[in-house]
The RNA shown here (transfer RNA) has 72 nucleotides and comes from Candidatus Roizmanbacteria bacterium CG_4_10_14_0_8_um_filter_33_9. The sequence was found in a public genome assembly. It matches the Rfam family "tRNA". The family's RNA type in Rfam is transfer RNA. Its mean pLDDT, the model's own confidence on a scale to 100, is 82.

RNA sequence: GCGGUGGUAGUUCAACGGUAGAACGUCUCCUUGCCAAGGAGAAGGUUGAGGGUUCAAAUCCCUUCCACCGCU
Numbered sequence: 001g002c003g004g005u006g007g008u009a010g011u012u013c014a015a016c017g018g019u020a021g022a023a024c025g026u027c028u029c030c031u032u033g034c035c036a037a038g039g040a041g042a043a044g045g046u047u048g049a050g051g052g053u054u055c056a057a058a059u060c061c062c063u064u065c066c067a068c069c070g071c072u
Base pairs, nucleotide, nucleotide: 001071002070003069004068005067006066007065010024011023012022013021018055026042027041028040029039030038048064049063050062051061052060
């Protein structure tokens, strides 16, 4: 330099173009004499960045950044 895969919550990962979710973690409350376990709830996302298409984009298109793999 070329090609491929990936980037989404604090972490690990989901998500037919139609309100972005789960588990774990964090916080509050319940349960217990206390801890642990269990139960209920809450907070937490400019979907790596910038444009385009569309009534509507995490998803499609272009550019770009980062990580990994392969080729040269």